[in-house]
Context: one part of a larger RNA
RNA sequence: UUGGGCGUAAAGCGUCCGCAGGCGGUCUGUAACAUCUUUUGUUAAAUCACAAGGCUUAACUUUGUGACCGCGAGAGAUAUGGACAGACUAGAGACUGGGAGAGGUAAGCGGAAUUGCUGGUGUAGGGGUUAAAUCCGUUAAUAUCAGCAGGAACACCAAAUGCGAAGGCAGCUUACUGGAACAGUUCUGACGCUCAUGGACGAAAGCGUGGGUAGCGAAUGGGAUUAGAUACCCCAGUAGUCCACGCCGUAAACGUUGGAUGCUAAACAUUGGAAGUAUCGACCCUUUCAGUGUUGUUUAAUCAAGCUAACGCCUUAAGCAUCCCGCCUGGGGAGUACGGUCGCAAGAUUAAAACUC
Numbered sequence: 001u002u003g004g005g006c007g008u009a010a011a012g013c014g015u016c017c018g019c020a021g022g023c024g025g026u027c028u029g030u031a032a033c034a035u036c037u038u039u040u041g042u043u044a045a046a047u048c049a050c051a052a053g054g055c056u057u058a059a060c061u062u063u064g065u066g067a068c069c070g071c072g073a074g075a076g077a078u079a080u081g082g083a084c085a086g087a088c089u090a091g092a093g094a095c096u097g098g099g100a101g102a103g104g105u106a107a108g109c110g111g112a113a114u115u116g117c118u119g120g121u122g123u124a125g126g127g128g129u130u131a132a133a134u135c136c137g138u139u140a141a142u143a144u145c146a147g148c149a150g151g152a153a154c155a156c157c158a159a160a161u162g163c164g165a166a167g168g169c170a171g172c173u174u175a176c177u178g179g180a181a182c183a184g185u186u187c188u189g190a191c192g193c194u195c196a197u198g199g200a201c202g203a204a205a206g207c208g209u210g211g212g213u214a215g216c217g218a219a220u221g222g223g224a225u226u227a228g229a230u231a232c233c234c235c236a237g238u239a240g241u242c243c244a245c246g247c248c249g250u251a252a253a254c255g256u257u258g259g260a261u262g263c264u265a266a267a268c269a270u271u272g273g274a275a276g277u278a279u280c281g282a283c284c285c286u287u288u289c290a291g292u293g294u295u296g297u298u299u300a301a302u303c304a305a306g307c308u309a310a311c312g313c314c315u316u317a318a319g320c321a322u323c324c325c326g327c328c329u330g331g332g333g334a335g336u337a338c339g340g341u342c343g344c345a346a347g348a349u350u351a352a353a354a355c356u357c
Stems, first nucleotide, its partner, number of pairs: 003329004007311002012325001014201004021194003025088006033081002035077008048066007091191001092188003095184003103177007110154001115149007125136002162169002206247006215241002220236004258324006266295011306313002330357003339350004
């Protein structure tokens, strides 16, 4: 626990779907549940407020009136919220059309490079470093030419690009498939927004089973450096990295900024769509819709505001508002202990207190 906040001070769940719940467009009608007005009853005494009185005063106390918290009954109002009935199209969805895209899954294919093997040429070095050495090499290395094998990643294009809810996604082709934008305005007619619990997805590392292993490379071995060197540098190198299936469920999962809707100056760049002008046609140009970015707010001068502690944000808001969810409440102890749930484990999640400053 009222409140005040959550870009950087504590604080936005990693992301989405979504039941309950909360909130919800325009118009008409009905009843009158909430709501409002009025009348009346009740609301013990004490307490509280006001007025008057009694103790010399006050505290205290007596009397009267009222108030507080409501509750019941009668009469009325119908704007707003809700209920019921009917209608609408601006929200939402469907349909049609031509385009954009590294969106996803699966299969097939391609070239460059590294490594290994085979063969040819060729001979004594190669490699590595600040310098060296370990290491490789006369059983012929390095270099060079030809062939073969295998695994992994896709140079240029490439961008301030694009797509995806996020994680993320990049050679080419094919198959299947999700979403978004634009145009038409044909249809439905509020079907919407958010979402505790719940569900799904979720980099890397790690785990299980079975494959695969070219390069790289935790661990490990060796060589150096050093006072030492369990490192940085060098030579090797196992797990892993790759594939299939199943777990794990965490990240500086970041824009450190939850989602939705509306409103609030501009300028420029770029991606996709549409329309117009022009043209033989395209490009260019102009307008517009949807994204992605930059500048912009105090300067020499010209050039909106607003917000912020400042930095900065500024139509992609951290501005002005509404709705819903999550979260914070001094530092340490501690994202720990115990207990619960999940997991094969690693651990994850939920989550204190004593004590101390």